A computed fold for a 175-nucleotide RNA from Vagococcus coleopterorum, annotated as Lysine riboswitch aptamer. Its Rfam family is "Lysine riboswitch aptamer". Its family is annotated with lysine biosynthetic process in the Gene Ontology. The coordinates come from a structure-prediction model, not an experiment, and the mean pLDDT is 81.
RNA sequence: UUUAGAGGUAGAGGCUGCGAAAGUUACGAGUCGUACUUUAGAGGAUGAACGAUCCGCUGAAAAAGUAUAAAAAGAACUUCCGCCGAAGCCUAACUAAUCGUUUCAUUAGUUAGGCUGGGGAUACACUUAAUAGGUGUAUAACUGUCACGAGCAAUCGUGUUGCGCUAUCAGACUA
Repeated sequence: UUUAGAGGUAGAGGCUGCGAAAGUUACGAGUCGUACUUUAGAGGAUGAACGAUCCGCUGAAAAAGUAUAAAAAGAACUUCCGCCGAAGCCUAACUAAUCGUUUCAUUAGUUAGGCUGGGGAUACACUUAAUAGGUGUAUAACUGUCACGAGCAAUCGUGUUGCGCUAUCAGACUA
C1' cells in the first nucleotide's frame, strides 16, 4: 500500500414501509342489559370441570311483545412520536389476573429457541357482529438488494434473500 475478515457510524427498499399514542367519525346496535305484559313451569349465575357461594314456585331458563338503551375490541381520517428485524408469528418455561383447585382456557409480561427481505391479490383455515380488519399456509405476479450471464448502454434473463445490502471510518484489531 492492497485484499479479506471482525468492529463502529450513516443510509436505502415504500406514494398502502413497520409500530405506538392522541383526537374525530362511522360501525358495533336498536344489539347486550334493564323494566313491564303474555306463554311457560325448575332451574340459573360466576371462562370450562369439580367444589363453594348466591339467585329462584313472592316464578329459574327459554320464547314473543312494548318501552328504554350502552360499552369494549377492531376500522377510516388527521396530528404527532419512535424507527428499517422496523415488526409479526410459532414453540417451551416462568410470573400476574379469576371465589378455591386443576400438566385446563384467556389476557398481559419476561426469558430462550425457530420462521418471515417488503407491500398487495387470490384460495383455504382460525379470529371477529362482520363478506371490514388481523394471523397462518399455499399459488402466481410485482418490488428492493446481491450474485452469475448477455448487451456499447438503457436494460433483459436466471438464482438466492435481512445476523443481508450500500457508503464510510479508524495510520486502528486479525490474516